[in-house]
Context: one part of a larger RNA
RNA sequence: CCCUCGUUAAGGAAUUCGACAAGUUGACCCCGUAACUUAGGGAGAAGGGGUACCCGUGGGGUGAAGGCCACAAGCUGGCCGGAUGCCCUAGCGGGUGGCAGCAAAGAGGCUCAGGCGACUGUUUAUCAAAAACACAGGUCUCUGCUAAGCCGAAAGGCGAUGUAUAGGGGCUGACGCCUGCCCAGUGCCGGAAGGUUAAGGGAAAGGGUUCGUCCGUUUCGGCGGACAAAGCUCAGAACCGAAGCCCCGGUGAACGGCGGCCGUAACUAUAACGGUCCUAAGGUAGCGAAAUCCCUUGUCGGGUAAGUUCCGACCCGCACGAAUGGCAUAACGACCUGAGCGUUGUCUCAACGAGGUACACG
Numbered sequence: 001c002c003c004u005c006g007u008u009a010a011g012g013a014a015u016u017c018g019a020c021a022a023g024u025u026g027a028c029c030c031c032g033u034a035a036c037u038u039a040g041g042g043a044g045a046a047g048g049g050g051u052a053c054c055c056g057u058g059g060g061g062u063g064a065a066g067g068c069c070a071c072a073a074g075c076u077g078g079c080c081g082g083a084u085g086c087c088c089u090a091g092c093g094g095g096u097g098g099c100a101g102c103a104a105a106g107a108g109g110c111u112c113a114g115g116c117g118a119c120u121g122u123u124u125a126u127c128a129a130a131a132a133c134a135c136a137g138g139u140c141u142c143u144g145c146u147a148a149g150c151c152g153a154a155a156g157g158c159g160a161u162g163u164a165u166a167g168g169g170g171c172u173g174a175c176g177c178c179u180g181c182c183c184a185g186u187g188c189c190g191g192a193a194g195g196u197u198a199a200g201g202g203a204a205a206g207g208g209u210u211c212g213u214c215c216g217u218u219u220c221g222g223c224g225g226a227c228a229a230a231g232c233u234c235a236g237a238a239c240c241g242a243a244g245c246c247c248c249g250g251u252g253a254a255c256g257g258c259g260g261c262c263g264u265a266a267c268u269a270u271a272a273c274g275g276u277c278c279u280a281a282g283g284u285a286g287c288g289a290a291a292u293c294c295c296u297u298g299u300c301g302g303g304u305a306a307g308u309u310c311c312g313a314c315c316c317g318c319a320c321g322a323a324u325g326g327c328a329u330a331a332c333g334a335c336c337u338g339a340g341c342g343u344u345g346u347c348u349c350a351a352c353g354a355g356g357u358a359c360a361c362g
Stems, first nucleotide, its partner, number of pairs: 002356007010348002014346001019343001027051005036041001038174001052096006058089005066080005071074001102106001109341007116333002121133002137172007149158003176327003180258003185255002187251005194246003200240002206234004212227006259277005286320001287317001298314005
């Protein structure tokens, strides 16, 4: 030097990506607590005071002497009484001080604003705990029971000793307000007239073989050629053949999609308005430089002496948008972002101390 601790003048985040770390706060009693809200909450909000000892004072308890009443006449019962007494008091005022109390060990820093996720939960055993997963709730769809679906070669099992208020699958993700347009393509559901269509059925024409017939030739034994019955065989057209596909219709909390150009108002600018092309239909409500905005540190406002972050607006949305949900939302969060108060060796800027490691000698 390093490690683990302790203390620190003045300042107090100047440190740093970032108050990371360390500090601050901390128990109990009393007072007192805002916006907002799903009326439960938010709340231990926040913020104050108190705690030991002494004096004064207030309050509470105890109940001696004494008094009164009653009778069964006892130091019996009841009522009153209130002691220079004793006990309690985190009531009030004042004072003192080494600055409260309990304990073996302990113990919220707080506030404001925004994002995401409703919440409690779950997760990458060993770099990620989250805005990821799950979740109640919503919706679509399948399933009538030997259910659908799943495991298995099967037997069989799960589903379920359940029965559509049940079970399986998909998507979404509390609650609140909502969830627009497009069925042309793809998928799914329904339909069956027509088209297409497999195995199979069906057998027409045809090929091979040749009993035979004819022709040519002959040394009369044959040889060559043409045609060709029956049988066998090869091959096989019409025609009849389902589902599917084509076709007809439906369907978006099914996969998905939700335009371009030009002109126009008596300053300018802009365009409620008009024209035109294309489309299945051209993005509704709400939100918007956003966990989404390239240009971009957009522009304006706020906060700061100074703000690429943050908050509020604007809308020109490169490239938001409605259950791959839209917007809003009290509560919740070891979540993410910004700001402030408090407090600090994070820092200005370092110092000292304790223990340890290392090192040296034995």
This is a predicted structure of a 362-nucleotide part of an RNA (large-subunit ribosomal RNA, domain IV) from a marine eukaryotic metagenome. The RNAcentral record of the full RNA draws on MGnify. The prediction has a mean pLDDT of 84.